RNA sequence: GAGAGAGAAACCUAAAGGUUAGGUGUUAGUCUGUCGCACUAAAUAUUGCGGGUUCGAGUCUCGUCUCUCUCG
Repeated sequence: GAGAGAGAAACCUAAAGGUUAGGUGUUAGUCUGUCGCACUAAAUAUUGCGGGUUCGAGUCUCGUCUCUCUCG
């Protein structure tokens, strides 16, 4: 230099173009002599960033950033 792939909550991961899900963790409550376990509830996401297409984009598309792999 060329090509390919990945990027989403504090962390790990789902998600036919139809308005984000689950687990872990956090907080509060119930339970317990206390902690833990268990149960209940709640809060956490401008889906790397910026555009475009569409009634509607995590998804399609363009540019760009970071990381990984391959080729030279």
Predicted 3D model of a 72-nucleotide RNA (transfer RNA) from Corallina officinalis. Its Rfam family is "tRNA". It is annotated as a transfer RNA. The coordinates come from a structure-prediction model, not an experiment, and the mean pLDDT is 82.